[in-house]
Transfer RNA from Ferrimonas lipolytica, 74 nucleotides, folded computationally. Rfam family: tRNA. Rfam classes the family as a transfer RNA. The sequence is in RNAcentral, with records from Rfam.
């Protein structure tokens, strides 16, 4: 240098192929059951999708530089 692969909520990760309300789980807070502890069950907060710019009525997605960490190959 020069290829491929990750970066989405405190944390792990899904969504990318096919562009159309940003989701799960665990945390965590709140109300219930329980003498209490553990534990169960509702419910609610939290994110501008690693940054920047472009395409589009719309971009986490697509296309341009960029950061950052991993792998390879020189």
């Nucleotide at each position: 240098c020069g290829g491929c692969c990750a970066g989405u909520a405190g944390c792990g990760c899904a969504g990318u192929c096919u562009g159309g309300u940003a989701g799960c789980g665990c945390a965590u807070c709140g109300c219930u059951c329980u003498g209490g502890g553990g534990g169960a069950g509702c419910g609610a907060g939290g994110g501008u999708c690693g940054g920047a710019g472009g395409u589009u009525c719309a971009a986490g997605u697509c296309c341009u530089c960029u950061c950052u960490g991993g792998c390879c190959g020189a």